[in-house]
Context: one part of a larger RNA
RNA sequence: GGAUGAACGCUGGCGGUGUGCUUUAGGCAUGCAAGUCGAACGGUAACAGGUCUAGUUUACUAGAUGCUGACGAGUGGCGAACGGGUGAGUAACACGUAGGAAUCUACCUAGUAGCGGGGGAUAGCCCAUCGAAAGAUGGGAUAAUACCGCAUAAGCCCUUACGGGGAAAGCAUUUAUGCACUAUUAGAGGAGCCUGCGCGCUAUCAGUUAGUUGGUGGGGUAAUGGCCUACCAAGACUACGACGGCUAGCCGAUGUGAGAGCAUGAUCGGCCACAAGGUUACUGAGACACGGAACCUACACCUACGGGUGGCAGCAACCGGGAAUAUUGCGCAAUGGACGAAAGUCUGACGCAGCGACACCGCGUGUGGGAAGACGCUUUUCGGAGUGUAAACCACUGUGGCGAGGGAUGAAUUUUUGACAGUACCUCGCUAGAAAGCACCAGCUAACCACGUGCCAGAAGCUUCGGUAAUACGUGGGGUGCAAGCGUUAUCC
Numbered sequence: 001g002g003a004u005g006a007a008c009g010c011u012g013g014c015g016g017u018g019u020g021c022u023u024u025a026g027g028c029a030u031g032c033a034a035g036u037c038g039a040a041c042g043g044u045a046a047c048a049g050g051u052c053u054a055g056u057u058u059a060c061u062a063g064a065u066g067c068u069g070a071c072g073a074g075u076g077g078c079g080a081a082c083g084g085g086u087g088a089g090u091a092a093c094a095c096g097u098a099g100g101a102a103u104c105u106a107c108c109u110a111g112u113a114g115c116g117g118g119g120g121a122u123a124g125c126c127c128a129u130c131g132a133a134a135g136a137u138g139g140g141a142u143a144a145u146a147c148c149g150c151a152u153a154a155g156c157c158c159u160u161a162c163g164g165g166g167a168a169a170g171c172a173u174u175u176a177u178g179c180a181c182u183a184u185u186a187g188a189g190g191a192g193c194c195u196g197c198g199c200g201c202u203a204u205c206a207g208u209u210a211g212u213u214g215g216u217g218g219g220g221u222a223a224u225g226g227c228c229u230a231c232c233a234a235g236a237c238u239a240c241g242a243c244g245g246c247u248a249g250c251c252g253a254u255g256u257g258a259g260a261g262c263a264u265g266a267u268c269g270g271c272c273a274c275a276a277g278g279u280u281a282c283u284g285a286g287a288c289a290c291g292g293a294a295c296c297u298a299c300a301c302c303u304a305c306g307g308g309u310g311g312c313a314g315c316a317a318c319c320g321g322g323a324a325u326a327u328u329g330c331g332c333a334a335u336g337g338a339c340g341a342a343a344g345u346c347u348g349a350c351g352c353a354g355c356g357a358c359a360c361c362g363c364g365u366g367u368g369g370g371a372a373g374a375c376g377c378u379u380u381u382c383g384g385a386g387u388g389u390a391a392a393c394c395a396c397u398g399u400g401g402c403g404a405g406g407g408a409u410g411a412a413u414u415u416u417u418g419a420c421a422g423u424a425c426c427u428c429g430c431u432a433g434a435a436a437g438c439a440c441c442a443g444c445u446a447a448c449c450a451c452g453u454g455c456c457a458g459a460a461g462c463u464u465c466g467g468u469a470a471u472a473c474g475u476g477g478g479g480u481g482c483a484a485g486c487g488u489u490a491u492c493c
Base pairs, nucleotide, nucleotide: 001493002492003491004490006489007488008487009486010485013363014362015361016360017359018358019356020355021321026319027318030316031315032314035078036077037076040075041074043071044070047069048068049067050065051064052063053062054061055060085274086273087272095198096197097196098195099194100193103191104190105189108187109186110185111184112183113182114181116150118148119147125140126139127138128137129136130135156165157164158163170179171178172177200246201245202244207237208236209235212234213233214232215231216230217229218228219227249271250270251269252268253264254263255262256261276297277296278295279294280293299310300309301308302307327353329352330351331350335349336347337346338345339344366396367395368394369393376387377386378385379384400431401430402429403428404427405426406425410420437482438481439480440479441478442463443462444461448477449476450475451474452473458465459464
């Protein structure tokens, strides 16, 4: 000198774009953050309509009826493994890069072949019971794209190559199809696995290792493999640093530097790991699953004391910690995602708004004229000098501010659809009116006088300054530098 997710002190006019718990992976009241499909199903708790009946009629009221729009709860499908958060752990095939073979893949794309005929249940519901609750149990009836046989098998799987095995589901309708479904081949995208090389500090850590290293048989997995197991052999790693200890998520990148390098890994993007601390599996194409399940632990809450409930490292908010970091906001209009045939629903992803000079960029706080030069202040050799064209005063302008009028793009679309927002922007009118500070002035280092103080009070990055004329302390005047900032502190180059 440059830089920062900064903080602190003094000060503070506007806009745009970014950015904002670096500390306790501490604890969390409350609300929201993952649903959707009635064109899979039985149905009908609520709402609206229709129909019927009754109250004498219009009207109104009551009851019945799933008839219709719809739809609580339930069965079923898909999603919930994405998106969002955090960096605790991890020195490792975690990551980066370059390769590899023994694999899987829902939805999507292309192809091939099918979609025949049956069955038994079960939830919701009704009845009964237990429990404070959470919830649970028994009996009865019922549906399906839920479940299970039978038939068929081009291709598929197994095979001793003879043979054996294995599938399906319907729904809507304008009746022509569409969307589903089954098997299989290929693709795309995704995922798992293996390997070479690279990727901290430490020898005041020198030896480490028994499933350890290899083989055979078996098991297991989608798949290779001590991944697991029985037996056999005695190996395997290591000064080219094993093992141990400490620290740490890795990278694209970011900062700096002429570069080599050094440092960092916030925001954005890729990968990994984690979800109160541990362990486990289930479902599923995919999880050993943040807002799923089971168990243990700690903590918190409810309780009728028998037993239950919970997990913000999602978005806000709160307490705590801290030098320190924001709103319990608006909207699905756009982009993207889930479901759905669609209409659409959901979406704290996202788009916006709010707060903070936290950073960068831009603009303003007026412009021109105006005295040998007011007042005041400072200084003085008392003559004057400085502040200083500075002010006053005259003329002008309108960035900004205030008021009024108009008013977008973002919508993809012929119609409808905008949270932002009556915002940006444009036009007109008024107004110099709201809008300058901070640090420094001994040398380094741009900028000096007076007074006060008297090794005191204090200053200080280094050298040092201050003990009676201090350009170094404090105040005033003047000056220098930067400027909506300026200084200080911390850290990196």

A computed fold for a 493-nucleotide part of an RNA from Candidatus Pacebacteria bacterium CG_4_10_14_3_um_filter_34_15, annotated as small-subunit ribosomal RNA, 5' domain. The coordinates come from a structure-prediction model, not an experiment, and the mean pLDDT is 85. NCBI's taxonomy places the organism under Bacteria, Bacillati, Minisyncoccota.